[in-house]
RNA sequence: CAGAGUAGAAGUUUGUGCGUGAAGUGUCCUUUGAACGGGGAGUUGUCAAAGGAACGAAGGUCAUCUGACCGCGGUACGAAUUUCGCAUCCCGCUG
Repeated sequence: CAGAGUAGAAGUUUGUGCGUGAAGUGUCCUUUGAACGGGGAGUUGUCAAAGGAACGAAGGUCAUCUGACCGCGGUACGAAUUUCGCAUCCCGCUG
């Protein structure tokens, strides 16, 4: 000087659910906590939980008492695949 490597993130496809009698998702505020390449540090970044605030939706057909099907939701979880990838600093590793 160059490079490798993680947790994880995003997209697509798919499976099983949930909601469609509106929860969830998303936005803002507060508090608390957690994680962040092999080691150490680590935020104004990330994630989670709780509380609060504003906003807010796609149902339809058949059946007939509760279901089936087709949809819909920035819906939950799993799988496959693609892309990205330690915020940052120091040390280490490979050449």
Molecule: THF (Tetrahydrofolate) riboswitch aptamer
Organism: uncultured Ruminococcus sp.